A computed fold for a 356-nucleotide RNA from Paralysiella testudinis, annotated as Bacterial RNase P class A. Taxonomically the source falls in Paralysiella (Bacteria, Pseudomonadati, Betaproteobacteria, Neisseriales). The model forms 92% of the base pairs in the Rfam consensus. The coordinates come from a structure-prediction model, not an experiment, and the mean pLDDT is 79. Its Rfam family is "Bacterial RNase P class A". The family's RNA type in Rfam is ribozyme.
[in-house]
RNA sequence: CAGCAGGCUAGACAGCCGCCGCGUAACAUGUUUACGGGGAGGAAAGUCCGGGCUCCGCAGAGCAGAAUGCCGGCUAACGGCCGGGCGCCGCGAGGCGACGGAAAGUGGAACAGAAAGCAUAACCGCCGAUGGCCGUGGCAACACGGCACAGGUAAGGGUGAAAUGGUGCGGUAAGAGCGCACCGUGCCGUUGGCAACAACGUGUAGCAGGCCAAACCCCAUUCGGAGCAAGACCAAACAGAAUGCGCUGACGCGGCUCGCCGAGCAUUCGGGUAGGUUGCUUGAGCAUGCUGGCAACGGCAUGCCUAGAGGAAUGGCUGUCCAAGACAGAACCCGGCUUACCGGCUUGUCUGAUGU
Repeated sequence: CAGCAGGCUAGACAGCCGCCGCGUAACAUGUUUACGGGGAGGAAAGUCCGGGCUCCGCAGAGCAGAAUGCCGGCUAACGGCCGGGCGCCGCGAGGCGACGGAAAGUGGAACAGAAAGCAUAACCGCCGAUGGCCGUGGCAACACGGCACAGGUAAGGGUGAAAUGGUGCGGUAAGAGCGCACCGUGCCGUUGGCAACAACGUGUAGCAGGCCAAACCCCAUUCGGAGCAAGACCAAACAGAAUGCGCUGACGCGGCUCGCCGAGCAUUCGGGUAGGUUGCUUGAGCAUGCUGGCAACGGCAUGCCUAGAGGAAUGGCUGUCCAAGACAGAACCCGGCUUACCGGCUUGUCUGAUGU
C1' cells in the first nucleotide's frame, strides 16, 4: 500500500414550546394541576423459518400435503448457529456449496452433431487381415499387385455442457483394457477418528449400471388448526324469562297529606350488543465479575428495570460546533434468516506485495 475476518457506533451541546405512559403530592376527585423520572432500531422492515402465550381440536393408525437432507455439537425450538469432513474458487488470509438415492420405475437433454444411451452409434479419417471383384504368374493348391464392394475400427479430427478412465509400451490389417506397467476408480481389509471421512495395501476387479432428483419419484426425519382483531373480565339501552304487586287505582306529579292522572310497575335472572377494563411488557431479560467449553453455548454470584400507544406518543423552533448526519419508525413477546444503509472508530502472534 492492497486485502481478509470480526466488533462498536449511527451528529453533539444548550434554551424554549409540546406529545404518550409511570411515580409522588395537592384538592376541585378530574379526560385535573404541580414536581420528578422514562420514552424506537441495527435493522423497529420483509413476514421467510422456529418457539413462547391463547383458544379450538385430539384413542390409535394410515393417506394426502409441506419442509428438510454430509457428520458431530448447541438450543425452548429451528430451515438457525458453532466445530469438523468433502467438493469448487482464490497466490493467500479466506469465501461459497439443498452435499441422501441415477443398481425400483417414469421422464429429460434445446442448438450442434453420424450418434445423447444398455449395448448400441462410422461424418471425416484409418484399415480392408478375412470375404468379394479385377489383373499377373501357375496344371492346380496358391502367391503377388490393385479396387475400396462387403466389412473392421472409438486411435486421430470434427459437434457438443456432456461422446463410454488417463499416460506409455506391447499388440494389430488398422485398432481397442485386447495384454502389461504406473496413475486414477469401485470393492475388500487394516489403521486413525464418536462420526462424516482419511491414510495405507506385492489385496482384489479391467473398470462400472454416463449426466440430470432446485424433473416426477424413492428413502429418512419433522410438522394438528387458527392467531393479541388470540383470549379473559365488567357491562348499559332495547327486546326476553321467572316471581310479586296493580283498574278494590300501582307508577308518576321534588319530602308528607289531600287531590290529579289512568296501565302498567318492581325485583331477580340468562345471554353479552354499545362501551369500558385486561391481555401489555419482569423477560429463554440486561450489565459486570468468576468459571466450564476450540466455539456456538452453558453454570454461579452481584446489581439493574430499560417505550407500551389504541387514530395510535417519541415532535417542533432557535442558537453554537463539526468530519455536515445513510437506511429507516415499535403495536403480544422472543430466537434467527433475508433485504436496505452516508460514513466513522476499532481488533487480529491475520494475508499478500514493495521498500529499509